[in-house]
RNA sequence: AUAGAGAGUUUGAUCCUGGCUCAGGACGAACGCUGGCGGCGUGCUUAACACAUGCAAGUCGAACGAUGAACCUCGAAAUGACAUCUUCGGAAGGAUUUUUGAGAGGAUUAGUGGCGAACGGGUGAGUAACGCGUGAGCAACCUGCCUUAGACAAGGGGAUAGCCUCGGGAAACCGUGAUUAAUACCCUAUGAGACUCCACUUACGAGUGUAAGAGAAGUUAAAGCUAUUGCGGUCUAAGAUGGGCUCGCGUCUGAUUAGCUAGUUGGUGAGAUAAAAGCCCACCAAGGCGACGAUCAGUAACCGGCUUGAGAGAGUGAACGGUCACAUUGGAACUGAGACACGGUCCAAACUCCUACGGGAGGCAGCAGUGGGGAAUAUUGCACAAUGGGGGCAACCCUGAUGCAGCGACGCCGCGUGAGCGAUGAAGGAAUUCGUUUCGUAAAGCUCUGUCCUUGGAGAAGAUAAUGACGGUAACCAAGGAGGAAGCACCGGCUAAAUACGUGCCAGCAGCCGCGGUAAUACGUAUGGUGCGAGCGUUGUCCGGAAUUAUUGGGCGUAAAGGGUACGUAGGCGGUUUAACAAGUCAGAUGUUAAAACUUGAGGCUUAACCUCAUGUUGCAUUUGAAACUGUAAAACUUGAGUAGUGGAGAGGAAAGUGGAAUUCCUAGUGUAGCGGUGAAAUGCGUAGAUAUUAGGAGGAAUACCAGUAGCGAAGGCGACUUUCUGGACACAAACUGACGCUGAGGUACGAAAGCGUGGGGAGCAAACAGGAUUAGAUACCCUGGUAGUCCACGCUGUAAACGAUGAAUGCUAGGUGUCGGGAGUCAAAUCUCGGUGCCGAAGUUAACACAUUAAGCAUUCCGCCUGGGGAGUACGGUGGCAACACUGAAACUCAAAGGAAUUGACGGGGACCCGCACAAGCAGCGGAGCAUGUGGUUUAAUUCGAUGCAACGCGAAGAACCUUACCAGGGCUUGACAUAUGGGUGAAAAGUAUAGAGAUAUACUCCUCUCUUUUAGAGACAUCCAUACAGGUGGUGCAUGGUUGUCGUCAGCUCGUGUCGUGAGAUGUUGGGUUAAGUCCCGCAACGAGCGCAACCCCUAUAUCUAGUUGCCAGCACUAAGGGUGGGGACUCUAGAUAGACUGCCGGUGACAAACCGGAGGAAGGUGGGGAUGACGUCAAAUCAUCAUGCCCUUUAUGUCCUGGGCUACACACGUGCUACAAUGGCAAGUACAGAGGGAAGCGAAGCAGCAAUGUGAAGCGAAUCUCAGAAAGCUUGCCCCAGUUCGGAUUGUAGGCUGCAACUCGCCUACAUGAAGUCGGAGUUGCUAGUAAUCGCGAAUCAGAAUGUCGCGGUGAAUGCGUUCCCGGGUCUUGUACACACCGCCCGUCACACCAUGGGAGUUAGUAAUACCCGAAGCCAGUGACCUAACCAAUGGAAGGAGCUGUCGAAGGUAGGAUUAAUGACUGGGGUGAAGUCGUAACAAGGUAGCCGUAUCGGAAGGUGCGGCUGGAUCACCUCCUUU
Repeated sequence: AUAGAGAGUUUGAUCCUGGCUCAGGACGAACGCUGGCGGCGUGCUUAACACAUGCAAGUCGAACGAUGAACCUCGAAAUGACAUCUUCGGAAGGAUUUUUGAGAGGAUUAGUGGCGAACGGGUGAGUAACGCGUGAGCAACCUGCCUUAGACAAGGGGAUAGCCUCGGGAAACCGUGAUUAAUACCCUAUGAGACUCCACUUACGAGUGUAAGAGAAGUUAAAGCUAUUGCGGUCUAAGAUGGGCUCGCGUCUGAUUAGCUAGUUGGUGAGAUAAAAGCCCACCAAGGCGACGAUCAGUAACCGGCUUGAGAGAGUGAACGGUCACAUUGGAACUGAGACACGGUCCAAACUCCUACGGGAGGCAGCAGUGGGGAAUAUUGCACAAUGGGGGCAACCCUGAUGCAGCGACGCCGCGUGAGCGAUGAAGGAAUUCGUUUCGUAAAGCUCUGUCCUUGGAGAAGAUAAUGACGGUAACCAAGGAGGAAGCACCGGCUAAAUACGUGCCAGCAGCCGCGGUAAUACGUAUGGUGCGAGCGUUGUCCGGAAUUAUUGGGCGUAAAGGGUACGUAGGCGGUUUAACAAGUCAGAUGUUAAAACUUGAGGCUUAACCUCAUGUUGCAUUUGAAACUGUAAAACUUGAGUAGUGGAGAGGAAAGUGGAAUUCCUAGUGUAGCGGUGAAAUGCGUAGAUAUUAGGAGGAAUACCAGUAGCGAAGGCGACUUUCUGGACACAAACUGACGCUGAGGUACGAAAGCGUGGGGAGCAAACAGGAUUAGAUACCCUGGUAGUCCACGCUGUAAACGAUGAAUGCUAGGUGUCGGGAGUCAAAUCUCGGUGCCGAAGUUAACACAUUAAGCAUUCCGCCUGGGGAGUACGGUGGCAACACUGAAACUCAAAGGAAUUGACGGGGACCCGCACAAGCAGCGGAGCAUGUGGUUUAAUUCGAUGCAACGCGAAGAACCUUACCAGGGCUUGACAUAUGGGUGAAAAGUAUAGAGAUAUACUCCUCUCUUUUAGAGACAUCCAUACAGGUGGUGCAUGGUUGUCGUCAGCUCGUGUCGUGAGAUGUUGGGUUAAGUCCCGCAACGAGCGCAACCCCUAUAUCUAGUUGCCAGCACUAAGGGUGGGGACUCUAGAUAGACUGCCGGUGACAAACCGGAGGAAGGUGGGGAUGACGUCAAAUCAUCAUGCCCUUUAUGUCCUGGGCUACACACGUGCUACAAUGGCAAGUACAGAGGGAAGCGAAGCAGCAAUGUGAAGCGAAUCUCAGAAAGCUUGCCCCAGUUCGGAUUGUAGGCUGCAACUCGCCUACAUGAAGUCGGAGUUGCUAGUAAUCGCGAAUCAGAAUGUCGCGGUGAAUGCGUUCCCGGGUCUUGUACACACCGCCCGUCACACCAUGGGAGUUAGUAAUACCCGAAGCCAGUGACCUAACCAAUGGAAGGAGCUGUCGAAGGUAGGAUUAAUGACUGGGGUGAAGUCGUAACAAGGUAGCCGUAUCGGAAGGUGCGGCUGGAUCACCUCCUUU
């Protein structure tokens, strides 16, 4: 002496910048809830508001007169207890008591006088000041009481209060007369001394001077008291103490306060004061202060300290201590040692009180206390016992100072509310997965203890002899008994601690982020937990964290921030050498830094808080040294800087002159119908001759090519040529000067474009304006015109993205490569060097991007600027300007962000590449018609519900007449139509028949009586009834879910490990060059590997082989009714098992010796052969609670369940998907050929027969390679039709039938006959398809009693086109921009409308503040006068001296005036901010659809548009130049 922590919040994520917020500590605190004890502290922060009542400053009789109590003594008078003598008449005593006189005594104290009252106590209004702090000074001062030393106290005098008398007044109080004392007052004497003055000597000093000495002249003292010690008085000197004055330094904010000052600054003289001084006065001079902040305005008592902080600091000034100021407000003096005086005086003002109305009284910011104000702050207590103060010789008196007590958890500190044992883990609460867990050894219970407490006892220190308010207090002893003593906040993160219920963007919470819209750890309650604990939280304030004002210790390219540029004043900083000085600097010593506090070490209260002792502490001053650095003065130097000389380069500046090309206009010629303009047009020009073309002329403006990241200039800026004038830079060499330098607040000059003034000029261009277009509109973009302006001269303005968004200067720190000017060098070069101007790049820096000798690196100097976003570069004020405006430049209020760089995505009316029936090329369609079917809408009692861009709409539904069915109407049931369990009752239940009814159902009848055992009876199964749990729900939520599915998309992608790069998010790999259908493969590469996808493996199909041969097949053989029918056969087809085959394997070419591609061979098949199954990470809160499952909610005589009927089939209309057509590549009729794949027992159903037919009858065969459905159709052959609403087309309707089925009315299908609608190839638009495909033709199946034009399959016939990737759509990769990330269906701007908030202006109005000028002028000091008055003294009718009165200067309050300034308020008005869903547009972000932005001008509902100049903080494409690599 010893010590420094961070977190939350901007983003999809990251780094940075930056604000906001939190965790800590403190308090004279307040509020909420709660409250046991003690100790020590502390308690009106607000109204310096008003105060009732009591107290807070008196004392001295040893200064004085007066008063003269008690007690005592003596005398007189009265009384007369007791008692003596007695002649009993009386006499003499006589205590006591009373009265009175004298003496002694000296209690009391109104007055005179002395000291004190100037201390102590209170408060902080004023004060920005020598007020305070600190350090000095007084050669410019005072100091009562106290201490020391020396010297004294002689002689006189006149009054006066009191008292008495008289008078006035309501009172307060005042006056007249008489009388009296002093330590009161006065005169004289004395003078050791002191003071004044005159001249002198010595010593010293710091300038005026100071000290000492001797001398002359003048002036100046005093008081007694007591009687015992003693206490006082006067003068002088010194000390101590206390004060006064002066100075250095320090001491808040504002420049939107820049100039202030006349006693002001100085001098001389006089005055005043204790004392210097303009302190005051007269005169003279014109000074003094100020950007180092005067003046003015605001705020404020200052300090030791206190709080906080690691410190530096920041904040603060309660209590305690020092200083100052004040005492109702303002002014003034008196007395005194000391005051301009809190409990004194005078005056003025306000207020309160008394009054007899004439006049008086008062001052709590002393202690208590009251009212008021306020969120808020105590007793009208006890005592002078202690400490201290005043008076007194003292005893003693006074003391709301002080010591104590009371009240308040207001603070700090200490203690307690019990301790041990105690598991059936009691009851109860809460939670629960229902098992349990937790409160919890907690309780109960048992055994103990006694701090606080209660009762009783004894009882301090504080006091030296006495004296104790506190106080019978502290501490002690004994007894008693767990009895009387725990709350508050929090529990989403920060931040320790969680569950349940209630609520449902409501109620509410919140310090920040934020929570709450039906599963809230965030609201409220409960339980549990966490923290602290007689407290706990909240609020307020301060410091900290905040390096967020940065001295320690920040920044300025893009985040806020470099002045537009230069010159230059003050100021700041400054090269090399030498010897000095010592201001800064460093070291030592001394003084001071009051006490308290704080640090360290001890000690005392039981401990602690608290108290005591010792010690230390950054400042200032004095002094002694050091001399490196800075400084000062001096001397030198040449490298910084400059001058002179030589030389070349240059759009540097100013003025004058000259040229050519082009536009326009005019004239003339030629010439004829258009020109011009656009995306397309129109306005416009033109037959009165345009445009075009030729010639001539006029006029203004700008200077093609050269031209170049070339040059020059400080910047703005500068571009034809010539001349004149002129500035600067550079190079070479080293003659001269000798630090002359750098920066630069104020200041001055320059300063694009636009704009302003005056006067010219005016070709082109062109704000405004006009017209034409575009558009929903178009105050725009486009077009045609067109005025200011653009140009010149002279003035003004002074701003720009005035940018390198980078201030100036100096030094240092690798290089490479261009270019401009100069030099050295050389034949020419190379090379070297100086100055400028670019690019790349190292170290280093940076948040990153990037910068990098032209720094944003490393250092130094100076200037400017920044401190969250918005409000706002706004308001007010000021300055400048003709104006427009410029410069300077806030606040209220509001938000928790605003922002920079980079990352990943997404997006772009950005780019590049690639793919896909995406386009194109084709074929067939849809959209038009009729019908079918689905949807919307409408209707309805109901038309159940869901799906609803692609990715809903012939979808769920592979099939609604009843059923289905969920909907509606009506009729029924309530443990239920269905499941399980328990308890009780009954014994059947079911089935059949009849009746009623629409039926469900109801009633009756018939039938029937389970199994086992221990056989009165019990048990079990089953059924039913009752009761209880529960069932049930196609009710809600697909945004609580599982599962399933769609879609991007069968697109080629999506990721990981390790490594590497990056602060990081992330990147790399996965990009690049090729290639592929493919992230397929190859090559290259800080990557190397791997996974999910791709491909392959699987199935079908195309070829072959082998095996097998019925129900399939039939080549050869045999039989035959001619049918593979039969015998037989396995050859073939076929069936269904196993194999083979295809792999770019082979050849050639291209390619990089690769991958691969192109062509070829062989092969049934050739480059994934064709098809299928297969769907990565993920997206869409995509779909589904009505397939199913399921949380929560809702319902329970209904939202459940049963039944009948109806509805889902409605119909003005709109849309989707299909079928049939519109015909001749056709229709009809007749004949005739060829499949595949399937189904079949409640089934398929043959042959035959009947019917025109649907169908009926019939019954064989078949659980099927055997039988059957089953006739394939298009096709082929022949015939008719002859282009028409038809022999096309078949809707619609009528009649008659058939089938299924309880039942075809709503509402089925089929057949026959009849009827014969629209429709003649389909607008805008739009769909599918690349080969066995499209198109076309028929067949089958599932569902199903019946009911397909739908769906899923099957085969038959069988094309056209594809140049190609410009465009549309979708997707992939790379890249780019971004203000998007809910990701463009994004974000976002402004007017208008509404509500609220703060604010500016505003005719004014009101109230204050500080000064100024003038008027009036109290008290009072001073001055003058003083005819009036007066005891002390004198030389005495008078004088001296003093006073009243009066006058004057100054002078507070007051009045008047004009301005200044502050605050409040004000009809109306301006913009601003905020506010889930308002209006109009769409300005910005992508090339944001006209690139944006800056300045300026102008126009417009608004964002905004346009002109002029500027910037890149503009995308894209091309070119030039430079650079990198080879």